[in-house]
Molecule: transfer RNA
Organism: Candidatus Woesearchaeota archaeon
RNA sequence: GCCCCUGUAGCAUAGCGGCUAAUGCGGCAGAUUUGUAAUCUGCAGAUCAGGAGUUCAAGUCUCCUCAGGGGCU
Numbered sequence: 001g002c003c004c005c006u007g008u009a010g011c012a013u014a015g016c017g018g019c020u021a022a023u024g025c026g027g028c029a030g031a032u033u034u035g036u037a038a039u040c041u042g043c044a045g046a047u048c049a050g051g052a053g054u055u056c057a058a059g060u061c062u063c064c065u066c067a068g069g070g071g072c073u
Stems, first nucleotide, its partner, number of pairs: 001072007010025004018056001027043005049065005
């Protein structure tokens, strides 16, 4: 220098172009317990890496940039 993959909540992931972006762990509150842990219930938490484009509609498709990983010379 060229090619490919990945980027979604604090962490790990899911999400055939179409309601309100879902789940587990974690966090907070409550229940339970003599008290912790475990368990159960509820709640909060996401500029979907950034920008532009296509579309009636984009986390999803296209382009550029950024970050990480892999391959080739």